[in-house]
Molecule: RNase P RNA; transfer RNA
Organism: Acidobacteriota bacterium
RNA sequence: GAAGCGGAUCGGAGGAUCGCCGCCGCGAGGCGGAGGAAAGUCCGAACUCCAACGGGCAGCAGGCUGGCUAACGGCCAGGCGCGGCGACGCGACGGAAAGUGCAACAGAGAAUAGACCGCCGAACUGGCGCCGCAAGGCGCCGGAGGCAAGGGUGAAACGGUGCGGUAAGAGCGCACCGCGUCCCGCGCGAGCGGUGACGGCACGGCAAACCCCCUGCGGAGCAAGACCAAAUAGGGAAGUGAUGGAACCGCCCGUUUCCGUUACGAGCUUCCGGGUAGGUUGCUCGACCACCGCGGCAACGCGAGUGGCAGAUGAAUGAUCCUCGCCCGCUUGUCGAGGGGGACAGAAUUCGGCUUACAGAUCCGCUUCACAC
RNA sequence: GGGCCGCUAGCUCAAUUGGCAGAGCAACUGACUCUUAAUCAGUAGGUUCGGGGUUCGAUUCCCCGGCGGCUCACCA
Repeated sequence: GAAGCGGAUCGGAGGAUCGCCGCCGCGAGGCGGAGGAAAGUCCGAACUCCAACGGGCAGCAGGCUGGCUAACGGCCAGGCGCGGCGACGCGACGGAAAGUGCAACAGAGAAUAGACCGCCGAACUGGCGCCGCAAGGCGCCGGAGGCAAGGGUGAAACGGUGCGGUAAGAGCGCACCGCGUCCCGCGCGAGCGGUGACGGCACGGCAAACCCCCUGCGGAGCAAGACCAAAUAGGGAAGUGAUGGAACCGCCCGUUUCCGUUACGAGCUUCCGGGUAGGUUGCUCGACCACCGCGGCAACGCGAGUGGCAGAUGAAUGAUCCUCGCCCGCUUGUCGAGGGGGACAGAAUUCGGCUUACAGAUCCGCUUCACAC
Repeated sequence: GGGCCGCUAGCUCAAUUGGCAGAGCAACUGACUCUUAAUCAGUAGGUUCGGGGUUCGAUUCCCCGGCGGCUCACCA
């Protein structure tokens, strides 16, 4: 100097004029007023109602280990696997011997499988040719039979390399690697290490396939709910309906409570029709933010003091001007000046996260490459 | 603000992780007819909304994003 990796912050500032909303004030006036994502609605909660309590099934979610947290599917640290020269990044990461299932096409054969091309044919057997007095021997082509090492197919073929052995081969045997069991050491643990011992030399993949194991989960949501005021038709029809129904979501069971029990009937299901569409509250002080100290590798926790904080409701912070700051590969010979630009985008109960969008600017730490000293 | 649903040929809709993504209508060509219509035969037309992941293989399974919809306002 270039190229990268990880993290943090800002994302305009000041003044003037006019215009909004909230609070304070008799008034003049004063103070304050959108985000890092306010977004997507993907997770978790607080809070409110159903609703009195418990159990089971179904369903859904998570899944290596240890921690943080109100909680989480989040975050931190580590382990293992994969990618990268590296700093680092990614991982839906329990179980395939509980059972069931899938692998099309190709291929001989896709899990305790298999013979297409091939190799052998020692021992057994047929034919032909040659040598030989004979016994018998050699060669070639077959048969019965043997092989799964070589080649081919495929995404994947029932351990890999080498040596021996064999008729040819094969963990058939051996050495090393790999795999499994045991032992020793380190670690809270997932796991890691060992020139250790033994072993069968052997029973693949997919669970974001059904499933099994472990852990967890009631349902709706501020348009939840509470209060006030006003108005209407506390409406009509059909079905079901009794040791019944409701209070709890999908189902079942139990306790308790309430309503009903021979139908003029509780409750449930479906359809038709009417009124209201107003006001107050919930509504902002919080598991809150910033600074400081201590503990911890860290996430984070503890402590003290100071400072800070939008509550709208057809929905508030807008418009104009000036100055400064930032950017431009524009104009200009240079300084300078001129001109242009300024992203993603606006709270609606409140928080902790994840994900997505984003012009530009700054800082910190680390890696690789090249050059110079 | 909250909750729920959908996306495949020009249009309306099908399709279990496995050969090939299909049907009707419309369009085009030919036959038939004096001509048209009808009818018959054939042809072409596809980023399965986009991206990533699992798997040998994805319209289908999972995650993220985009667009659209919700009739007696899905809620008040």